[in-house]
Molecule: transfer RNA
Organism: Elusimicrobiota bacterium
């Protein structure tokens, strides 16, 4: 150069074109405790990036960017 796969929350990771995009761990506020930890109730945070398709897209196509693998 070619083919393949892979990008979602600070971090691992769900979501089979149709639901407010959801867990856990983290981070934060309470509340519990003499303090801290533990527990408990809430909060905040996310679709790599540009186009297409379709009423609708985290999805499917293209391409562009990053990572991984494999060939020579």
């Nucleotide at each position: 150069g070619c083919g393949c796969c892979c990008a979602u929350a600070g971090c691992u990771c769900a979501a089979u074109g149709g639901a407010u995009a959801g867990a856990g761990c983290a981070c934060u506020a309470g509340c519990c405790u003499u303090c801290u930890a533990a527990g408990c109730u809430g909060g905040g945070g996310a679709u790599a990036u540009a186009g297409g398709u379709u009423c609708a897209a985290u999805u499917c196509c293209u391409a562009u960017u990053g990572g991984g693998c494999g060939u020579a």